[in-house]
RNA sequence: UUCGCCGGGCGGGCAGUCGCUCCCGAAAGGGAGAGGAAAGUCCGGUCUCCAUAGGGCAGCGUGCCGGCUAACGGCCGGGGGGACUCGCUCAAAGCGGGUUCUACGGAUAGUGCCACAGAAAACGUACCGCCUCGCCGGAUCCGGCGGGGUAAGGGUGAAAAGGUGCGGUAAGAGCGCACCGCGACGGGAGUAAUCCCGCUGGCAGGGCAAACCCCACGCGGAGCAAGACCAAAUAGGAGGGGAGGAGUGGCCCGCUCCGCUCGACUCUCGGGUAGGUCGCUUGAGCCGGGUAGCAAUGCCCGGUCUAGACGAAUGACUGCCACCCGCAAGGGCACAGAAACCGGCUUAUAGCCAGGUGGAUCCC
Numbered sequence: 001u002u003c004g005c006c007g008g009g010c011g012g013g014c015a016g017u018c019g020c021u022c023c024c025g026a027a028a029g030g031g032a033g034a035g036g037a038a039a040g041u042c043c044g045g046u047c048u049c050c051a052u053a054g055g056g057c058a059g060c061g062u063g064c065c066g067g068c069u070a071a072c073g074g075c076c077g078g079g080g081g082g083a084c085u086c087g088c089u090c091a092a093a094g095c096g097g098g099u100u101c102u103a104c105g106g107a108u109a110g111u112g113c114c115a116c117a118g119a120a121a122a123c124g125u126a127c128c129g130c131c132u133c134g135c136c137g138g139a140u141c142c143g144g145c146g147g148g149g150u151a152a153g154g155g156u157g158a159a160a161a162g163g164u165g166c167g168g169u170a171a172g173a174g175c176g177c178a179c180c181g182c183g184a185c186g187g188g189a190g191u192a193a194u195c196c197c198g199c200u201g202g203c204a205g206g207g208c209a210a211a212c213c214c215c216a217c218g219c220g221g222a223g224c225a226a227g228a229c230c231a232a233a234u235a236g237g238a239g240g241g242g243a244g245g246a247g248u249g250g251c252c253c254g255c256u257c258c259g260c261u262c263g264a265c266u267c268u269c270g271g272g273u274a275g276g277u278c279g280c281u282u283g284a285g286c287c288g289g290g291u292a293g294c295a296a297u298g299c300c301c302g303g304u305c306u307a308g309a310c311g312a313a314u315g316a317c318u319g320c321c322a323c324c325c326g327c328a329a330g331g332g333c334a335c336a337g338a339a340a341c342c343g344g345c346u347u348a349u350a351g352c353c354a355g356g357u358g359g360a361u362c363c364c
Stems, first nucleotide, its partner, number of pairs: 001360006008353003012321007020033005035335001039346002042344005047223004059219005064078005079104001080102009105214002110212002112208003127154002129150010162180006181203001182201002185198005227278004237269005245262006285304008323332003
């Protein structure tokens, strides 16, 4: 210099004109006005209403260990494992370093599944082989049939009941031994996951739990159209008044009087709709500094207020500058847009900035 990987930051700037939403103001006028994801609505919380003795079942979720946090399926640190790479080494194995990924409890609790291929996919098995015995045939070796041993070698497969080497054997085999792996025991380090050392056992054990399941832990439901308050017209409900209205009773008729019912109209109350107000933005807030910590993060000090709409504002145009394409004229300039609020995750994103790391190339 260039190519990749890994995380981090920025996400055009200044000015003018005309508008829109909100705030201050009597007015004139002044001030504030989208994002890193405002997105998906996938987790977790604040808040609100409803439900709720306690415990269990069912259901859903999480899953190495420790820490952080209001909480989390998030973040930080550590452990184990995988991949790549570098160094030691002739090389391999091994050891050490670096980068990166990791849903990583349990497979002797039980059930189930493992395509194709293959003899066999799990109470192990035997296709080709290897070895051996018997018989037969050719004839000192081979072929055929039958019995037995074996799991070294070949073959199948994603995966075949430890690996490498030496010994051993008829051929073989943890059959024996060394190292590695695995299990039990003991000791040590660590809060723990786990690691190290010693000793011992020839050695339990195929894989899948992102299959059911088991174990541990967590979880009540709905969501700002939550919810609270004020409250018209019309219709309906309850109660009061109610004509010099109607009906009816007081044995019959008339009148008077008393009572009951209906009753236009009127008053009051309550529910509820339209409408309005609150919830609504001062909050796990933002910025700077210090401090504890490896870090996530906590604490202290100082400064600061930064959209709050609901037919849902945040826009349009112009000039100059920046960036990209183009000789120029000119053209382009990502993803995308709040809806109660906050912490995360995931996804989209032109271009730019600085850093870490690996490779290639060049110079000293």

A computed fold for a 364-nucleotide RNA from a Bryobacteraceae bacterium, annotated as Bacterial RNase P class A. The prediction has a mean pLDDT of 78. It matches the Rfam family "Bacterial RNase P class A". Its family is annotated with dimeric ribonuclease P complex, ribonuclease P activity and tRNA processing in the Gene Ontology. The family's RNA type in Rfam is ribozyme. From the family's description: Ribonuclease P (RNase P) is a ubiquitous endoribonuclease, found in archaea, bacteria and eukarya as well as chloroplasts and mitochondria.